This is a predicted structure of a 72-nucleotide RNA (transfer RNA) from a Candidatus Micrarchaeota archaeon.
Parts: sequence; structure tokens; C1' cells
RNA sequence: GCCCUGAUAGCUCAGUGGCAGAGCGACCGGCUGUUAACCGGUAGGUCGUCGGUUCGAUCCCGACUCAGGGCG
Repeated sequence: GCCCUGAUAGCUCAGUGGCAGAGCGACCGGCUGUUAACCGGUAGGUCGUCGGUUCGAUCCCGACUCAGGGCG
């Protein structure tokens, strides 16, 4: 220098064009003599950045940044 993959909640990850989700964690409550476990609920996101396509983009296209891998 070139190529590939990834970046979504505090963590691990789903989500292939039409309301952003799960598990764990946090918080509140229920249960229990208490804790744990279990059950219910709540909060938490500029979907890496900047542009483009589209009526509409987490999703498609381009550039860039960062991480991992391959080639030279």
C1' cells in the first nucleotide's frame, strides 16, 4: 500500500428499507424472619463520524476513524 470482517444500551450480541430489541447488569417493587434465588416493572441508545440514494436508512452506496484478520 491492497483486500476482508466488525463498530447497535454499562457488558455480550440480535435486528437485510417502514415504532430500535433480547440476555446479563443497574434501579424500584413482590415473595422470604433476613439474604440469595425466583417473579413483575422502570430507566438507559445521536445505531462509530461525515456525505449520498430513497417518500422513508441500524439496514443500500462513498469517504474517513477505530478494532481484528489476510496479502505484498

The sequence was found in a public genome assembly.
It matches the Rfam family "tRNA". Its family is annotated with triplet codon-amino acid adaptor activity in the Gene Ontology. By type it is a transfer RNA.
Its mean pLDDT, the model's own confidence on a scale to 100, is 84.